RNA sequence: CGUUCGAAAGGGCAAACUCACCGAAAGGUGGGGACGCAAAGCCUCCGGUCUACGGGCGUGAGCGCCUAUGACAGCGGGGUUGCCGGC
Numbered sequence: 001c002g003u004u005c006g007a008a009a010g011g012g013c014a015a016a017c018u019c020a021c022c023g024a025a026a027g028g029u030g031g032g033g034a035c036g037c038a039a040a041g042c043c044u045c046c047g048g049u050c051u052a053c054g055g056g057c058g059u060g061a062g063c064g065c066c067u068a069u070g071a072c073a074g075c076g077g078g079g080u081u082g083c084c085g086g087c
Base pairs, nucleotide, nucleotide: 002087003086005085006084012037013036017032018031019030020029021028022027035074041080042079043078045077046076047075048072049071050070054067055066056065057064058063
């Protein structure tokens, strides 16, 4: 330097659930908590999924349908950076 690799050590992250706060929601942030994770670090570029405040359409109304500009990086791909060890 490369790597399709992950047995060890030291460390790291933290699902469900829960409390507080933020948000229309999906969801997020922090505390507790560990199902798991070798990129479960970071980035929405592609696909996927979730939500629908606002907007559009329908309706007498209630309400229904559509819509991402919102969200998920712990759904997959891609990009990018990187610890220890093996080879």